[in-house]
RNA sequence: GGGCUAGUAGCUCAGUUGGUUAGAGUACGUCCCUGAUAAGGACGGGGUCGGUGGUUCGAAUCCACCCUGGCCCACCA
Numbered sequence: 001g002g003g004c005u006a007g008u009a010g011c012u013c014a015g016u017u018g019g020u021u022a023g024a025g026u027a028c029g030u031c032c033c034u035g036a037u038a039a040g041g042a043c044g045g046g047g048u049c050g051g052u053g054g055u056u057c058g059a060a061u062c063c064a065c066c067c068u069g070g071c072c073c074a075c076c077a
Stems, first nucleotide, its partner, number of pairs: 001073007010026004019057001028044005050066005
């Protein structure tokens, strides 16, 4: 330098032939349960989907560039 791939909640991830409000598990908070804790149950908070711009009536999803991690190739030494 080239190619592929990943980036979504604190963490692990789903969601991509564009369309109702962006979700699950876990963690966290409150309550229930218990003599008390754990386990279990109910409810709740937490995101502007890596960044910028573009296309579109409408973008997590499509396009361009950039940033970060991983893998492979090439080059130099």

This is a predicted structure of a 77-nucleotide RNA (transfer RNA) from Candidatus Lambdaproteobacteria bacterium RIFOXYD12_FULL_49_8.
NCBI's taxonomy places the organism under Bacteria, Pseudomonadati, Pseudomonadota, Candidatus Lambdaproteobacteria.